[in-house]
Molecule: Bacterial small signal recognition particle RNA
Organism: Nesterenkonia pannonica
RNA sequence: UCCGGCCCCACGCGUGGUGCCAUCCUGCCUAACUCCCCAGGACCGGAAGGUAGCAAGGGUAAGCGGGCUCUGGCAGGUGCGCGUGGGGCCUUUUCG
Repeated sequence: UCCGGCCCCACGCGUGGUGCCAUCCUGCCUAACUCCCCAGGACCGGAAGGUAGCAAGGGUAAGCGGGCUCUGGCAGGUGCGCGUGGGGCCUUUUCG
């Protein structure tokens, strides 16, 4: 020192797991904002019909409670695999 083998360290990629968070899931609430649907009534019309739209009902935003099942994010003295780089040791070959 070629080849081969073993060990250690660092980094990268992929995948899994754990914890936390949430714009994720779920429930509650809602005077007001907003949307849907608009009883009654009002208006337009000769009529058919139409217009705006209160209450009620439903949805949603914000808020609050619960949850990590899904989705996303963050973290590590987390598991496995692959790759790159560095270091150590051993056998053998070759050279000095």